[in-house]
RNA sequence: GUCCCCGUAGCUCAGGUGGAUAGAGCGGAGGUUUCCUAAACCUUAGGCCGGGCGUUCGAGUCGCCCCGGGGACA
Numbered sequence: 001g002u003c004c005c006c007g008u009a010g011c012u013c014a015g016g017u018g019g020a021u022a023g024a025g026c027g028g029a030g031g032u033u034u035c036c037u038a039a040a041c042c043u044u045a046g047g048c049c050g051g052g053c054g055u056u057c058g059a060g061u062c063g064c065c066c067c068g069g070g071g072a073c074a
Stems, first nucleotide, its partner, number of pairs: 001073007010026004019057001028044005050066005
C1' cells in the first nucleotide's frame, strides 16, 4: 500500500430480511430471606449503538469518508 473482519451498558456479547419504548449475562444500587456473611429470589439505574455526511416516511442495520483494534498478502 491492497483486501477482509470487528467497534452496541463498567466488562463479555446478541440484534445485520431497515419499522413500535435497544436487549441478555456478569458487575453496580436497593429490597426479601439469615444471628451475620455467602447463595437464591425480586426491583432498579446505566447507552443518544466509534465520529461525520448521505439514502429513506423511518437507520444500530444500507452507501461514502474518517478514527481505533485485529488478520491476510506484498
A computed fold for a 74-nucleotide RNA from a soil metagenome, annotated as transfer RNA.
The same sequence occurs in records of 2 taxa.
Its mean pLDDT, the model's own confidence on a scale to 100, is 82.
The sequence is in RNAcentral, with records from ENA.
It matches the Rfam family "tRNA". It is annotated as a transfer RNA. Gene Ontology term of the family: triplet codon-amino acid adaptor activity.